[in-house]
Molecule: transfer RNA
Organism: Patescibacteria group bacterium
Formats: sequence, structure tokens, C1' cells
RNA sequence: GGGAGCUUAGUUUAGUGGUAGAACAUCGGUCUCCAAAACCGAUGGCGGGGGUUCGAUUCCCUCAGCUCCUG
Repeated sequence: GGGAGCUUAGUUUAGUGGUAGAACAUCGGUCUCCAAAACCGAUGGCGGGGGUUCGAUUCCCUCAGCUCCUG
């Protein structure tokens, strides 16, 4: 230089055009003499910009970051 893939919550991830889910973590509660465990509940997210569309995490373009292949 050429090619491919990935980017969603603090972390690991699901989600192939119609209100974004889960697990762990965190916080609160119940229980307990206290704590842990268990159970119940809550908080929190689509990398930036543009386009297509009635509607975009999803399709297209571009930028950025990361990984791999090739020279």
C1' cells in the first nucleotide's frame, strides 16, 4: 500500500427496518445479632457526521478507533 471484520450499559454480549433485551457489576429493600448468600426492585447503552425511508442499532457513504489477512 491492498483486502476483510468489529464498535450496543461499568464489563461480556443478544437484537437482519416498527417503543433496545440478558448476565455479571453498582445502588436500594427483605432476611440476619452483624455480614455473606438468597430473594425482590431500581439506575444505566446503540463510536462521530451525513444519506435512504413514514420510520434506522439494523441499509448506504464518510470519518475515527481496534483486530486479522496479504505485500